[in-house]
Description:
Predicted 3D model of a 355-nucleotide part of an RNA (large-subunit ribosomal RNA, domain IV) from an Abditibacteriota bacterium. Rfam family: Bacterial large subunit ribosomal RNA. Gene Ontology terms of the family: structural constituent of ribosome and ribosome. The coordinates come from a structure-prediction model, not an experiment, and the mean pLDDT is 90.
Context: one part of a larger RNA
RNA sequence: CCCGCGUUAAGGAACUCGGCAAUCUGUCCCCGUAACUUCGGGAGAAGGGGAACCCAAGUAGGGCAAAAGAACUCGCUUCUGGCGUCCGAAAGGGUCGCAGAGAAUCGGCCCAAGCGACUGUUUACCAAAAACACAGCUCUCUGCGAAGCCGUAAGGCGACGUAUAGGGGGUGAUGCCUGCCCAAUGCCGGAAUGUUAAGGAAGGGGGUUAGCCGCCAGGCGAAGCCUCCGACCGAAGCACCGGUCAAUGGCGGCCGUAACUAUAACGGUCCUAAGGUAGCGAAAUUCCUUGUCGGGUAAGUUCCGACCUGCACGAAUGGCAUAACGACUUGGGCGCUGUCUCGACGCGGGACUCG
Numbered sequence: 001c002c003c004g005c006g007u008u009a010a011g012g013a014a015c016u017c018g019g020c021a022a023u024c025u026g027u028c029c030c031c032g033u034a035a036c037u038u039c040g041g042g043a044g045a046a047g048g049g050g051a052a053c054c055c056a057a058g059u060a061g062g063g064c065a066a067a068a069g070a071a072c073u074c075g076c077u078u079c080u081g082g083c084g085u086c087c088g089a090a091a092g093g094g095u096c097g098c099a100g101a102g103a104a105u106c107g108g109c110c111c112a113a114g115c116g117a118c119u120g121u122u123u124a125c126c127a128a129a130a131a132c133a134c135a136g137c138u139c140u141c142u143g144c145g146a147a148g149c150c151g152u153a154a155g156g157c158g159a160c161g162u163a164u165a166g167g168g169g170g171u172g173a174u175g176c177c178u179g180c181c182c183a184a185u186g187c188c189g190g191a192a193u194g195u196u197a198a199g200g201a202a203g204g205g206g207g208u209u210a211g212c213c214g215c216c217a218g219g220c221g222a223a224g225c226c227u228c229c230g231a232c233c234g235a236a237g238c239a240c241c242g243g244u245c246a247a248u249g250g251c252g253g254c255c256g257u258a259a260c261u262a263u264a265a266c267g268g269u270c271c272u273a274a275g276g277u278a279g280c281g282a283a284a285u286u287c288c289u290u291g292u293c294g295g296g297u298a299a300g301u302u303c304c305g306a307c308c309u310g311c312a313c314g315a316a317u318g319g320c321a322u323a324a325c326g327a328c329u330u331g332g333g334c335g336c337u338g339u340c341u342c343g344a345c346g347c348g349g350g351a352c353u354c355g
Stems, first nucleotide, its partner, number of pairs: 001350008010341002014339001019336001027051005036041001038173001052095004061087004068080004072075001096100001108334007115326002120132002136171007148157003174321004179251003184248002186244005193239003199233002203229006211220003252270005279313001280310001291307005
């Protein structure tokens, strides 16, 4: 010096990103307990007091309860009874020690805020969480040989179920709510018209040649076969017409205006499918920003309460509240301490030296 322990004057978080770590607290009985609340809780809230042994005393008191007795409605009845057995104080008085839950086991507490309702689940070996799940809410599919899923199939799961059922998506207890937009994209419905494939096909072009013509250069050319084009008839789809946002998603700009100023209930104008309602708001979201004001501190980029100029909240990719809960996150306080001022001493094991 390293690891693990023990003690420590005075101070008591001054340490530090942060009370990390280590103290404190701790058991039982009694007293006593706030806001808030979904009336269950919060509660072991908080905060106090007591505790050994002897006498009192196995007493007071209490549980169970035999014999016996009484009554009548005669019963596995009711009442009286109290053998026995089990539990078992307190007031008061006394005794000893530094110390009586004498060892061990054995909550520190409070205030405020964020997130998630909760108990649960998770990255086996760096993350336990505000992530996942969850009851509840909602949309959608599915009429049963169901939808969906596995399998080439047979077959199987769903389900020996039947819409109060089953599958899928989203949201996430509860309370109060959940605005506007169907233009785009998706889905659902519609079938008149347009477009549209394979296929069919009226008709037509080309090649070939029996034959015919020929002035021997060549020309014409039926059927068949080969090949090309093709009017017209051809579904779904798309176009088209509607619906639908707890479907994917979206939810404006400029200018002016009130008898101080400032601001703009009001007006004008452009654009849009519609221009963000309620609620919340420098927020797990605010760049400017340590915004401004208030609180807390002697002093506060954090924290709490407000304001609203929301760079770039906002309503089931839910909004805002919320008791209880949390090895979650943030700020503050009491208690307590070697975290620190600032170190010191002791014990055990290493390191080190020798063998």